The part of an RNA shown here (small-subunit ribosomal RNA, 5' domain) has 502 nucleotides and comes from an uncultured Actinomycetales bacterium.

[in-house]
Context: one part of a larger RNA
């Protein structure tokens, strides 16, 4: 792709344009860091109606409850996605840093003392079509600045111990320069500084190993090394200045091709091959290309800049945008799913907690895409009916096969009970699983082949026509090779076909 099709578990589903994306959602959270705003609110108070209880319409608010836009803190670097680049310490593996770095978490010593001045919010007035965005004024903080103090560290000199192949390292001391901090909440919790260790994480070196191509043979100018400068958490042409001329290469430099690598994963007796979906680790990229800020940690998918190419708004003065996050849409294409529940679970951020967010995640939809399991009934039934079909016309074949009988009830169905997953509450799934009742053979069989290879044969059409074929090769008048029928034979909710790889 072609006929067919019943249930049920587990899985798995854009291999094509890293092509373009409409909607929606997919990263927040803290009021116990802070000042504001608003809401409620005990009382107070004004008007109005009424003879009075009072009704009924408004101000004003303590303390407190909640709600929160902005300062601010922590997270966004996780988590998910994709395979575009990459033939290189990218990846595996095994070593090393006397050359490093880590917020949160563990552990342990030491401390938090005295001052300050903006600033948004918010108030006024203003500019803009918006997107935003000015001036003036006011204020707070666990925001920010200055100063003391220093268990203790860093630095620069100076002494001595040990040690190590070495550039050197640990430890001890003296002098001297430099370095800290933050509260809140409540009645004992929760943060803040420094310093030392630790897990857990990264960065960085080296050796070894894993494509193709010599119709690519010579590459090389920060090139190779050194000395100094600077930079970095950190070694180093990493970057510069000057000095040497050097480095790589048939053990394949350089170059051109392809490609993310690997645990694995199909094959295969093995030895190999071939691939590298799903799952797990590692790397790379995030609309092209470039750059850095911020911050422990990016050069940073849902941050910023700036250039480029597209698409939207625009009041033409200028803005917005980035599904390779989960659906979903167009297109490409032989070809890949719902714009679904719901945070119950397992995990992750904040937050002291309640608790808020989590298209990660658990689930459910579709789809014979896979693999596995199960039904489509079971025993008895020869006058071997009836009808096919062949036939020497005797009958022989479908055949226990139907028909009739006597059971049974999986799975679907209907009615009823009902979970585990949740730890005190807390179940999406789900009225699911299951568990019992009911009624009925009831609702459930097809495909592909029968010349040999290869299991399974006649008959009739057809007449080198029409046609079959994977290969040899069937068909010109008695075809088991075409086509139909009847019989056989395989597999079975699947059977064949086609293309890939062994």
């Nucleotide at each position: 792709c072609g006929c067919u099709g019943g249930c049920g578990g587990c899985g798995u589903g854009c291999c094509u344009a890293a092509u373009a994306c409409a909607u929606g959602c997919a990263a927040g959270u803290c009021g116990a860091a802070c000042g504001g705003g608003g809401u409620c609110c005990a009382u107070u108070u004004g008007g109005u109606g009424g003879c009075a209880a009072c009704a009924c319409c408004g101000a004003a608010g303590a303390a407190g409850a909640c709600c929160u836009a902005g300062u601010g803190g922590c997270g966004a670097a996780c988590g998910g996605g994709u395979g575009c680049g990459u033939a290189a310490c990218a990846c595996g593996u095994g070593a090393g840093c006397a050359a490093c770095c880590u917020a949160c978490c563990c552990c342990g010593g030491a401390g938090a003392c005295c001052g300050g001045u903006a600033u948004a919010a918010c108030a006024u007035c203003g500019g803009g079509a918006a997107a935003c965005u000015g001036a003036u004024g006011c204020u707070a903080a666990u925001a920010c600045c200055g100063g003391a103090u220093g268990c203790c560290c860093c630095c620069a000199c100076g002494a001595g111990u040990c040690c190590g192949c070495a550039u050197g390292g640990a430890c001890u001391u003296g002098u001297g320069a430099g370095g800290a901090a933050a509260g809140g909440g409540u009645u004992u919790c929760c943060g803040c500084u420094c310093c030392a260790g630790g897990a857990g994480g990264g960065g960085c070196u080296c050796g070894c190993g894993g494509c193709c191509u010599a119709u690519c043979a010579g590459c090389u100018a920060g090139u190779u090394g050194g000395u100094g400068c600077g930079g970095u958490a950190a070694c180093g042409g990493c970057c510069c200045a000057c000095c040497a001329a050097g480095g790589c290469g048939a053990c394949g430099a350089c170059g051109g091709g392809u490609a993310g690598c690997u645990g694995g994963u199909c094959u295969g007796a093995g030895a190999g091959g071939a691939c590298g979906a799903u799952c797990a680790g590692c790397c790379a990229c995030a609309c092209u290309g470039g750059g850095a800020c911020u911050g422990a940690g990016a050069c940073a998918c849902g941050g910023c800049c700036c250039a480029g190419a597209c698409u939207c708004c625009u009041a033409c003065g200028g803005g917005a945008g980035g599904c390779a996050g989960c659906a979903g849409u167009a297109g490409g294409g032989a070809a890949u799913c719902u714009u679904g529940c719901g945070c119950a679970a397992u995990g992750g951020g904040c937050g002291a907690a309640a608790g808020c967010c989590u298209g990660a995640c658990g689930c459910a939809g579709c789809a014979a895409c896979g693999c596995c399991g199960c039904g489509u009934g079971g025993g008895g039934g020869a006058u071997g009916a009836a009808g096919g079909c062949c036939u020497u016309c005797g009958g022989g074949u479908u055949g226990u096969a139907a028909a009739c009988u006597c059971c049974u009830u999986u799975c679907a169905g209907u009615g009823g009970g009902a979970a585990c997953g949740a730890a005190a509450a807390u179940g999406a799934c789900g009225g699911u699983a299951c568990c019992c009742a009911c009624a009925g053979a009831a609702g459930a069989a097809g495909c592909c082949c029968c010349g040999g290879c290869u299991a399974a044969c006649u008959a009739c059409g057809u007449g080198c026509c029409a046609g079959c074929a994977g290969c040899c090769g069937c068909g010109g008048u008695g075809a088991u090779a075409c086509g139909u029928a009847g019989g056989g034979g395989g597999c079975g909710a699947g059977c064949g076909u086609u293309g890939u790889c062994c």

The full RNA is in RNAcentral, with records from ENA, Greengenes and SILVA.